[in-house]
A computed fold for a 1478-nucleotide RNA from an uncultured prokaryote, annotated as small-subunit ribosomal RNA. Its Rfam family is "Bacterial small subunit ribosomal RNA". Its family is annotated with structural constituent of ribosome and ribosome in the Gene Ontology. Model confidence (mean pLDDT): 83 of 100.

RNA sequence: GAUCCUGGCUCAGGAUGAACGCUAGCGGCAGGCCUAACACAUGCAAGUCGAGGGGCAGCGAGAAUUAGUUUACUAAUUUGUCGGCGACCGGCGCACGGGUGCGUAACGCGUAUGCAACCUACCUUUUACUGGGGGAUAGCCCGGAGAAAUCCGGAUUAAUACCCCAUAGUAUCUAUUAAUGGCAUCAUUUGAUAGAUUAAAGUUUCGGCGGUAAAAGAUGGGCAUUCGUUUUAUUAGUUAGUUGGUAAGGUAACGGCUUACCAAGACUACGAUAAAUAGGGGUCCUGAGAGGGUAGUCCCCCACACUGGUACUGAGACACGGACCAGACUCCUACGGGAGGCAGCAGUGAGGAAUAUUGGUCAAUGGACGCAAGUCUGAACCAGCCAUGCCGCGUGCAGGAAGAAUGCCCUACGGGUUGUAAACUGCUUUUAUUUGGGAAGAAACCCACCUACGUGUAGGUGGCUGACGGUACCAAACGAAUAAGGACCGGCUAACUCCGUGCCAGCAGCCGCGGUAAUACGGAGGGUCCAAGCGUUAUCCGGAAUCAUUGGGUUUAAAGGGUCCGCAGGCGGACUUUCAAGUCAGUGGUGAAAUCUCACAGCUUAACUGUGAAACUGCCAUUGAAACUGUUAGUCUUGAAUUCGGUCGAAGUGGGCGGAAUGUGUCAUGUAGCGGUGAAAUGCAUAGAUAUGACACAGAACACCGAUUGCGAAGGCAGCUCACUAACCUAUUAUUGACGCUGAGGGACGAAAGCGUGGGGAGCGAACAGGAUUAGAUACCCUGGUAGUCCACGCCGUAAACUAUGAUUACUCGGUGUAGGCGACAUACUGUCUGCGCCCAAGCGAAAGUGAUAAGUAAUCCACCUGGGGAGUACGAUCGCAAGGUUGAAACUCAAAGGAAUUGACGGGGGCCCGCACAAGCGGUGGAGCAUGUGGUUUAAUUCGAUGAUACGCGAGGAACCUUACCAGGACUUAAAUGUUUUCUGACAGGCUGGGAAACCAGUUUUUCUUCGGACAGAUUACAAGGUGCUGCAUGGCCGUCGUCAGCUCGUGCUGUGAAGUGUCGGGUUAAGUCCCAUAACGAGCGCAACCCCUAUCUUUAGUUGCUAGCAGGUAAUGCUGAGGACUCUAGAGAAACUGCCCGUGCAAACGGUGAGGAAGGUGGGGAUGACGUCAAAUCAUCACGGCCCUUACGUCCUGGGCUACACACGUGCUACAAUGGCCGGUACAGAGGGCAGCUACCAUGUGAAUGGAUGCAAAUCUCAAAAGCCGGUCUCAGUUCGGAUCGGAGUCUGCAACUCGACUCCGUGAAGCUGGAAUCGCUAGUAAUCGCGCAUCAGCCAUGGCGCGGUGAAUACGUUCCCGGGCCUUGUACACACCGCCCGUCAAGCCAUGGAAGCUGGGGGUGCCUGAAGUCAGUGACCGCAAGGAGCUGCCUAGGGUAAAACUGGUAACUGGGGCUAAGUCGUAACAAGGUA
Repeated sequence: GAUCCUGGCUCAGGAUGAACGCUAGCGGCAGGCCUAACACAUGCAAGUCGAGGGGCAGCGAGAAUUAGUUUACUAAUUUGUCGGCGACCGGCGCACGGGUGCGUAACGCGUAUGCAACCUACCUUUUACUGGGGGAUAGCCCGGAGAAAUCCGGAUUAAUACCCCAUAGUAUCUAUUAAUGGCAUCAUUUGAUAGAUUAAAGUUUCGGCGGUAAAAGAUGGGCAUUCGUUUUAUUAGUUAGUUGGUAAGGUAACGGCUUACCAAGACUACGAUAAAUAGGGGUCCUGAGAGGGUAGUCCCCCACACUGGUACUGAGACACGGACCAGACUCCUACGGGAGGCAGCAGUGAGGAAUAUUGGUCAAUGGACGCAAGUCUGAACCAGCCAUGCCGCGUGCAGGAAGAAUGCCCUACGGGUUGUAAACUGCUUUUAUUUGGGAAGAAACCCACCUACGUGUAGGUGGCUGACGGUACCAAACGAAUAAGGACCGGCUAACUCCGUGCCAGCAGCCGCGGUAAUACGGAGGGUCCAAGCGUUAUCCGGAAUCAUUGGGUUUAAAGGGUCCGCAGGCGGACUUUCAAGUCAGUGGUGAAAUCUCACAGCUUAACUGUGAAACUGCCAUUGAAACUGUUAGUCUUGAAUUCGGUCGAAGUGGGCGGAAUGUGUCAUGUAGCGGUGAAAUGCAUAGAUAUGACACAGAACACCGAUUGCGAAGGCAGCUCACUAACCUAUUAUUGACGCUGAGGGACGAAAGCGUGGGGAGCGAACAGGAUUAGAUACCCUGGUAGUCCACGCCGUAAACUAUGAUUACUCGGUGUAGGCGACAUACUGUCUGCGCCCAAGCGAAAGUGAUAAGUAAUCCACCUGGGGAGUACGAUCGCAAGGUUGAAACUCAAAGGAAUUGACGGGGGCCCGCACAAGCGGUGGAGCAUGUGGUUUAAUUCGAUGAUACGCGAGGAACCUUACCAGGACUUAAAUGUUUUCUGACAGGCUGGGAAACCAGUUUUUCUUCGGACAGAUUACAAGGUGCUGCAUGGCCGUCGUCAGCUCGUGCUGUGAAGUGUCGGGUUAAGUCCCAUAACGAGCGCAACCCCUAUCUUUAGUUGCUAGCAGGUAAUGCUGAGGACUCUAGAGAAACUGCCCGUGCAAACGGUGAGGAAGGUGGGGAUGACGUCAAAUCAUCACGGCCCUUACGUCCUGGGCUACACACGUGCUACAAUGGCCGGUACAGAGGGCAGCUACCAUGUGAAUGGAUGCAAAUCUCAAAAGCCGGUCUCAGUUCGGAUCGGAGUCUGCAACUCGACUCCGUGAAGCUGGAAUCGCUAGUAAUCGCGCAUCAGCCAUGGCGCGGUGAAUACGUUCCCGGGCCUUGUACACACCGCCCGUCAAGCCAUGGAAGCUGGGGGUGCCUGAAGUCAGUGACCGCAAGGAGCUGCCUAGGGUAAAACUGGUAACUGGGGCUAAGUCGUAACAAGGUA
């Protein structure tokens, strides 16, 4: 890297009271302060009744009087006479309707019941009654106080206001009593008897409408009860009116509701109390469902009305638009006092991402009052604003290819796309605009008339009444006319290209994109999806079986408690019986309406609405059934236990005994070391160690036996023996009769280390000291050594306390071993029970594995898990002497973390094998001088590239100019060269002269050929410039290396969920994955080998320039000549070698042999040939090429310089250091190549390089052309007759030109160097070593280089331990960019959240004490009142206020602790391989 699994993160869907961005044609239906229960200007939101009353302020009418004046008319005044009516008394209403969600975790809500413990105005039904009397008071009038609000006094007056008397029971109370019924108290029978108590209002058209009492109904309420109803146990105890009783009070009514007394209860692990949060439900959203979330609009219930408290009135309130008090706030004020409460409808400010008009009408529906007309109604109905949502419609339709033009893209003279799109032609007119018509919603009440009986009631006919609204709707005209955007286009996810940008700018839901070819950024073209909307954000459900009831897990992924006992709880053997709680069935009630579903219907459709059905999966009651669970009673024995017999064991506790070893002490023997290590040192030792012997003492541990052994609940237990204690097992009788299993809390036990007290202390040995190692070494190693280790007692309570596997029960193939029993005479062998092990079937499992000792199949109970980190941390609580343990979070951060297996790679893992890899040898390099390349330095430039192996005598197979790319200077600008093309010219070119360094510039001169087509040269037109500038990390090609290593793969089959495996492994063998055998593999491909070339032998063919044996000729001599093909040779074709034969070993492959034969023998030798791939290896400077860059220059030309520099370092070479040698003379033998601007024989000259002649040869013909060797001489071990550097002089040659900077020759000079440190290279036979020769490039040459050729010609290999490299198998892995990997911690820097903390500052709640308004209640009440009653006073209680101490919970904070995050900081290297000390 790939795989399977676990596991989190993220997305695609739906929804919303939404908001924001861009955009916007219309209509219908809905919805619209989610935040500050924040504060509110202004207007409106609850009145009505004159048929209850006194009355008359305002309006109208009438009447009267007065005045203007003559009736009429006008004005003033008076008059309640009439219509009516302000304020007032009275009645009813104001407790409805409307708003909000603060509080409330509660009988608040939902659900189902009960009240034999209750109330109910208006309404309905029924019965009875409605008699008499009285005194006030508001208003009005008068007076007064005050700024005002308002208040006070006097006089006078009415009622359906108030009071008294009468009448009354089916009402209420008391006492006695009967029957029936029930549910305990009791209820009913309007039972019976006696006693006591309370009524009324009028008005009238005389019909009634009202009023009083009683009973019943209806409606509405009150109370009680079952069940259900959020989170936290890091809230475990709470409670004094608390729980109950008796009595009394109170209430409509029960009740500690209240008070007194008595008792001590009540609630709580099935979660009390406390804290946090929250109105509840019908519903709504989502979902397959179960569930999860939600509570806006509509409906039901509750609570609240500035905050807190209180009562009054009333049928009903402790009252949103009433009252009183306290508080905060706002306003008015004349400063003395007053007023107010939009969480009603509009509206304002504020807050906020955010939510509308200070609209119309009571026409309809509904409400209050009224006999009614009617009045009131911000309820309601309508309209306005807002794409906030849902639904519907439209923005045209048809034809139209020159596939127009523009745009965009490309492989670009062309094509594709935009695209039938447009233009153009025809058609339509929804909608918009204009004009005209024009609804339904309306029926009642009421009025008029009519009908029935009875001036009323019921019915009928006609009439009156519309905010919306001239709206919906209909018709006509007009003309494609008035109407499209938003997001996205890397994958998930539908949709692709170009340009710009260059880890920048930016994007991003997750993965991620961007570092010069971005389908991911920005723009454009094109496309996709939705569409009057489209996207984004927020929130909820889904996907998520990711809290798993449906429907998950716990060996290794997160997860089994360390073990056992055991209360509660949960579960529980067989048979019979009882009951009917669970369960099942039937029936009844309820489950409001709306919503959902279905059908039908109404708006043109739909949304929307209506009608009906179904549903509401629930709760309650009742009737039945009796299998199962439960309950009751009884029985049983198989679960469990006990008893009798027998074993077994390192089971436990306490005591006694033993030997070996070690140490120490004493004595003795004995002498120089001992000890220790990788090597050493510290240490011990001549004051006698170590070693050896004897004796004595001490503490600790128990060799052998001893193991896949045994025992124990676990931890754990090992010398022998005694005592005590416990358990298992087995066999067999008897007994009990389910007595059982599990087990939250709780209890006990619990290794090592550690703690306390007291002992003990031989050995070992944290800490510590010293010695080593090391860069360091607070380690590993060594020498010492304290706690501790041991014993007794007491704590601690944790471990990888592991089988990483909870306990119990049942069932489910086999094989094999072992421990303890039993059966049988038996140490055979079998059977059986209980343990301890191994292998395996099925099954299970992600796999590894497990597999009767389950991780299989089932059951019961307990414990635990829910991504990684933060963190087993913080805070709190609790335990502990302490160390610390138990319980146990969050903020923040990441998109992973993890398990098992696979393929590779790697290992200071293992095994096997190979290679000049080591070893054995030979010769070198590293030292010297020089040559050459590189680094570095220098320079104007020292052009560029190559840089471990795989750069460095490499690109370069030739840098004086040129080359040349570099530098300096001088020049040119469509240019230097080339090709094609159009036209023209024939001296423009060339020569000469001058300037100049040259290029070039200026001047001068006047020489083409021709077959007339043209050639040539130049000019000109057009096209293609050029770049050794960048990117080898955009590329092609070519190439280095691993490596001439033996490997790399495929098809089919098989195995595995899969990645993959098998084949290719195993046993042999080979140079080889070469071959053989075996084999779930069978075959095949690329590699190996062979085929190709050279070479070694032979045959054959052919003989020129080659050869010459024989024959002939000739020469001083030579195949020189004739001739020949024999030989050598040349160059074509063949043959030959295959472990073929023999012997031995082996199954075979194959191997061995001094084998045979053969020129050659096991690949004969050499070459060419380089698998899949690796190194982003090298090369853009051979060439080609994408992209980028330069264009009077990064192009081109020229001169000169540079690439040759030089303190130095490295690589590769040459020459040497000498006698196996140097020098001199003589002499011999190659191969392969080259040659006409060439090689040159030969001759001459020169010491020589060479020069001058001359001839042969385009070459098997001529030529270049050998050296070492051999023979002879000399030198005699020295810086030399070695060595030749360096330098001086003189020359030769090439070339335009040898200064920088050529080679060669001669003469002279004669440096270093006497065999080379650490280290390192090559080579296994014609090889190394040594000797020369040739060639390419080339004018010449820095060539000692490279590529070839031949001559002479060795030594050694025991062997594979080690070094290096490689191959195969195996093993481990936290690596996969693959060990040059990964990765840990401190420190330093920045940022973030968080803990502690002296202190500072808030909040809510509780408690104690003090004070205490209004008000109820109680008492009193001498004052007022005929009375009812009241003022007043006293007391209790309380809101609020003050004060005190404590607890809880926030904010902030000097300082401080750790944590997290952040490309390239510091120090080390802890982990992953045996990770180098597992």